A computed fold for an 84-nucleotide RNA from a Bacillota bacterium, annotated as c-di-GMP-I riboswitch aptamer.
The organism belongs to Bacillota, within Bacteria.
Rfam family: c-di-GMP-I riboswitch aptamer. From the family's description: GEMM was predicted in a large-scale screen for bacterial structured RNA regulatory elements.
Its mean pLDDT, the model's own confidence on a scale to 100, is 84.
RNA sequence: AUCGUGUAUGGGCAAAUUUGUCGAAAGACAGAGACGCAAAGCCACGGGCCUAAUGGACCUCCCUAUGGCAGCCGGGUUUCGAGA
Numbered sequence: 001a002u003c004g005u006g007u008a009u010g011g012g013c014a015a016a017u018u019u020g021u022c023g024a025a026a027g028a029c030a031g032a033g034a035c036g037c038a039a040a041g042c043c044a045c046g047g048g049c050c051u052a053a054u055g056g057a058c059c060u061c062c063c064u065a066u067g068g069c070a071g072c073c074g075g076g077u078u079u080c081g082a083g084a
Stems, first nucleotide, its partner, number of pairs: 002084002005081002012037002017032006035071001041077003045074003048069003055063002
């Protein structure tokens, strides 16, 4: 340095729920809390999914992203350890 790995040690992240704040909502941030995760670190490039402010319409609730989801998948990129 590479490979597939997480066997020992040391660790890391944090679902649901809940409190507060922001937001039209989806959702995000902080505290509590752990379902789980070998990238559950980062990136909205591709697919997919969520919301519908705005605009439109067949105006009984339909369509629409410029708003989101990285713990949906793919991709890019960075990275700790045992072993080979």